Record summary:
This is a predicted structure of a 72-nucleotide RNA (transfer RNA) from a Candidatus Woesearchaeota archaeon. RNAcentral holds the sequence, with entries from ENA. The source organism's lineage runs through Archaea, Nanobdellati and Candidatus Woesearchaeota. Model confidence (mean pLDDT): 85 of 100. It matches the Rfam family "tRNA". Rfam classes the family as a transfer RNA.

Order: sequence, then structure tokens, then C1' cells
RNA sequence: GCCUCAGUAAUUCAGCGGUAGAAUAGCUGAUUCGUAAUCAGCAAGUCGCAGGUUCAAAUCCUGCCUGAGGCU
Repeated sequence: GCCUCAGUAAUUCAGCGGUAGAAUAGCUGAUUCGUAAUCAGCAAGUCGCAGGUUCAAAUCCUGCCUGAGGCU
């Protein structure tokens, strides 16, 4: 230098054109003599960045950034 894959909640990951979800973690409540466990609820996201296509983009296209792997 070139190629491939990945980047979404604090963490691990789903979601592949039609208003963004789960688990764990966090907070509140119930339960308990108390803690843990369990149950119920709540909060948490400009979907890596910037453009483009589209009525509509996390999703498609282009460039860039970061990480992993490969080729020379």
C1' cells in the first nucleotide's frame, strides 16, 4: 500500500429500509430479623464520524477514523 470483518445502552450482543431491543450491570419497590437470591417497575442510545440515495437510513452507496485478521 491492498483486501476482509467488526464498531448499536456501563458491558456482551440482536436488529439488514418504516419511530432501536434483550441479557447482565445500575436505581426504586416487594419479600427477609438482616444480607444475598427471587419478583415487579424505572432509567440509560445524536446506532464510530461526515456526506449521498430515498417519502423514510442503524440498515443501501462513498470517504474518513478506530480495532482484529490476511496479502505483498